A computed fold for a 371-nucleotide RNA from Azoarcus sp., annotated as Bacterial RNase P class A. Its mean pLDDT, the model's own confidence on a scale to 100, is 78. Lineage of the source: Bacteria > Pseudomonadati > Betaproteobacteria > Rhodocyclales > Azoarcus. Its Rfam family is "Bacterial RNase P class A". Gene Ontology terms of the family: ribonuclease P activity, tRNA processing and dimeric ribonuclease P complex. RNAcentral holds the sequence, with entries from ENA.

This record gives sequence, C1' cells and structure tokens, in this order.
RNA sequence: GAAGUUCGUCAGGCAGUCGCCGCGCACGGGUUGCGCGGAGGAAAGUCCGGGCCCCAUAGAGCAGGAUGCCGGCUAACGGCCGGGCGUCGCGAGGCGACGGAAAGUGCAGCAGAAAGCAAACCGCCGAUGGCCCGCGCAAGCGGGAUCAGGCAAGGGUGAAACGGCGGGGUAAAAGCCCACCGCGCCGGCGGUAACGUCGGCGGCACGGCAAACCCCAUCCGGGGCAAGGCCAAAUAGGGAAGCAUUGGCGUGGCUCGCGCCGCUUCCGGGUAGGCUGCUAGAGCGCUGCGGCGACGCAGCGCCCAGAUGAAUGACUGCCCGAUGCCCGCUUGGGCGUUCGACAGAACCCGGCUUAUCGGCGAACUUCCCAC
Repeated sequence: GAAGUUCGUCAGGCAGUCGCCGCGCACGGGUUGCGCGGAGGAAAGUCCGGGCCCCAUAGAGCAGGAUGCCGGCUAACGGCCGGGCGUCGCGAGGCGACGGAAAGUGCAGCAGAAAGCAAACCGCCGAUGGCCCGCGCAAGCGGGAUCAGGCAAGGGUGAAACGGCGGGGUAAAAGCCCACCGCGCCGGCGGUAACGUCGGCGGCACGGCAAACCCCAUCCGGGGCAAGGCCAAAUAGGGAAGCAUUGGCGUGGCUCGCGCCGCUUCCGGGUAGGCUGCUAGAGCGCUGCGGCGACGCAGCGCCCAGAUGAAUGACUGCCCGAUGCCCGCUUGGGCGUUCGACAGAACCCGGCUUAUCGGCGAACUUCCCAC
C1' cells in the first nucleotide's frame, strides 16, 4: 500500500423567525406572558423472555407447545459469554435444532439385478461332480466354458449398495487371515464437563432419515394498559322506604286483601365523559475493583417525551458532507442540486430478527513494496 475479518460508534452542526405538546412560575385569569424539556438504534416486526395488573394464590395430572453438546451469566430467555465437536475458509474468522436409529411404528421418487432379517444385470471362476472333444490297453492326462455349482474382485445405477485401503490367500473370491484407519466394548491419564489422548480386546454385527410419528430430559396456568382502579351526567330499566289508596286494570259472585299502573326521597350497577395507571427505572454517565468474558460489586454525578385523532414541524442564512459542471500545472477555487440513509414513541424493560446513504475508531489476518 492492497484485499479482507471481528467488534464498537456517529446518524449532519450552529443561529434566527413562526408554530405544536407537556411541566413550572406569574398575573391582568386566557386564543396571556416568561422559563425549561420534547423520538430511535432500530421507536419497526410483535418472534422470544420478564416486571406490573386482573382472573379461582394457578398445587398435581392429562392434552398441547417450546427447547435440546458442555460449563457459566442473568429477573428470565429460544438471549449472551467461554469451551468442545463437525463443517467452510490459505488465514483472521464464519456457520451448525449438535439428545436418542442394537424401544417400537414408518419413509426413500427416478434409475438400478437388488433399497433392508439383502440380491446377482454385465461379469469372474468352474477347484468339486457331470457332459463333450483329443491322447492312452488301462489308471489317468490335457482341452472346452457346456450343466450343476461357487463368488461379489471389477463394471454399471443411485443421495445412499451390509466397513475403507494395502498385502497375503484362492479355481475365482470373501475379515477368510494380517497391518493401518473407521466402528463397538473395557481400562489408564488430562479436563468441573462436553471431550481429548494412550493401551488392550472384538473380525464387522449395528446403513440413512427423528425441522416423520415417537422416546428421554428441562421449561411453560390463562389473558393483557382497550390490563386494572376511581369519579360520574342524560335516557331507559332495577331495588328500598314513604305517600295516595279518592282513581284505573287484574284476581273474584261481592267486600276486605293482594299484585300492577301513580307521586316523593334514597340506593346500587352501568354508558358518554373525566381522572388515574403514566413514566425515577432490572435507569443513564464516569471512575475503581473482581472475572479470559458475558457480567457483578462499590463510590460519585445526572433526571432524560408522556401525546390520546394523537405534539416533536416549517422557512431563511452560514458551515460540514455527497454529487454534477466550470477554472487551474498542483495545493485549490467558483456555481448549481425539490441532495442529507432507514424510519418515527403510545405501560415499561432484556433480547432476537428485519430496514439503513455514508462516515469514524480499535484489534487482527493474507499478500506486495521499501529499510
């Protein structure tokens, strides 16, 4: 210098004018004045986890769901940190639902002979027993690949073919035998563990798929701020007490009585509306200490939106950055731009995921050049 990897961070700045929302103070008491504060790293998707609230204090079981190597962090998690193993990359590093397939059930298109207690299409052999031919008096010898039979080395199909590779062995072959590797079991050593490593034994049985059912382990009660609490019109309806029973209706043959209609007062539920919940919190910043780290502890300092048809905006000037054109040998200068990413709170937090013009910083890797 080039190309990368992993983290972190910023998200145009300043000033003026006019507005919007909240809070405080003031008075002249309202279309008032002054002061202060006013979006994010994702406020988003609402995918996980928790606080808080209500429901039956939610204990157990079933169903259902989620997670799934090991250790740690945390309020908790499906998150994060560290480690192991696998895999990709020359590397820094990236990615991984990464428990169980010798409990059971099931699945595998096409191709292929055969896809699961294997099988034999091409092929190899034909030792052994026949057959045919030749030689021989005979016993027998040689040949053929023809029948029975043996084999799975090689070819071919497939994502996958009942260990791989080399040697021995054989008629040809085969864990049939041997070494190494893989696999399984046992033991030693290292490690908290996952796991690693070494030694011995076993001749290969036990193929793949569990983001197929399933089994095992752990976790999960449901619903959500439109939760929930308080105040409370109008209208309609409900309850209680009193009044009137002089009225009407019903019951009844009639009277009394009873019920309904009536008037007054009170009560409770609930709608509109209002208040609250509501923003001081697992809070933020700095420093120190412990820890590889996630994180924890301590000290000091700070207060940082609370709207409810829902505020956080618009314009002007200068600067910064980007970009186009022009001038200039270069440093640079001038003019223009309906150029300044994604997006926007709604009870609050911890994560994940997704969107994002561009800039800055740190550590590390590979290659090139110079000394």